[in-house]
């Protein structure tokens, strides 16, 4: 580069519940616990999507798909 992921190893990340806190709102951060699932479920709003509103804009979601970067091990 490529391939692969409860193959080895070291782990990681947390659907959702609950508590506490921000925001008009999607929705966010924080926390003891459980953990749906995830081989990039790390980051990035560039494209589509969807979703919110103080709507002719502004804004939310990267665990919705596509594209970009960047990353461990293994096998080659």
């Nucleotide at each position: 580069a490529c391939u692969g992921a409860c193959u080895c190893a070291g782990g990681g990340c947390a659907c959702g519940a609950c508590g506490g806190g921000g925001g008009c709102g999607a929705c966010c951060c924080c926390g003891a616990u459980c953990a749906c699932g995830c081989a990039a479920a790390g980051c990035c709003a560039c494209g589509g999507g969807u979703c919110u509103c103080u709507c002719u804009g502004a804004g939310a979601c990267a665990g919705c798909c596509g594209g970009g970067c960047c990353g461990c091990c293994a096998g080659c």